c-di-AMP riboswitch aptamer (ydaO/yuaA leader) from a soil metagenome, 135 nucleotides, folded computationally. The sequence is in RNAcentral, with records from MGnify. Its mean pLDDT, the model's own confidence on a scale to 100, is 75. It matches the Rfam family "c-di-AMP riboswitch aptamer (ydaO/yuaA leader)". Rfam links the family to the GO terms cyclic-di-AMP binding and regulation of gene expression.
RNA sequence: CGCUGAAUCCCCGCUGGAGCGGGGAACGGGGGACCCACCUGGAAGUUCGCGGGGCGAAUCCAUCCUGCGUCAACGGAUGGUAGGGGAUCGCUCUACCCGAGCCCGUCAGCUAACCUCGUAAGCGCUUGAAGAGCG
Repeated sequence: CGCUGAAUCCCCGCUGGAGCGGGGAACGGGGGACCCACCUGGAAGUUCGCGGGGCGAAUCCAUCCUGCGUCAACGGAUGGUAGGGGAUCGCUCUACCCGAGCCCGUCAGCUAACCUCGUAAGCGCUUGAAGAGCG
């Protein structure tokens, strides 16, 4: 100077300072009526047995190997895939990259009023960060 992301800005107080506490705006998430939806339990396979939901782009499938024990339906490898990303704005194509992780705790559909929570983390460059086409 930029990128992913909601994760930025301002005010007050304490403080030598770093920092801590509080408030506001803005952005983002969750809970929460009528109406609507659901009300279909599950079945099948293995089994003695191994619910449901949320944030996020991060789902699902195939093949091979291979589980776990009430904190139990999991893990590994390969290949693909829904979806997502990139500094002139939008769209399209091509190439490249990502396609994770975490939380609630037996419980939550949508949802006006209302209630409540978050404002992190990580990364690139030093004239390059991605090319082309259409607008």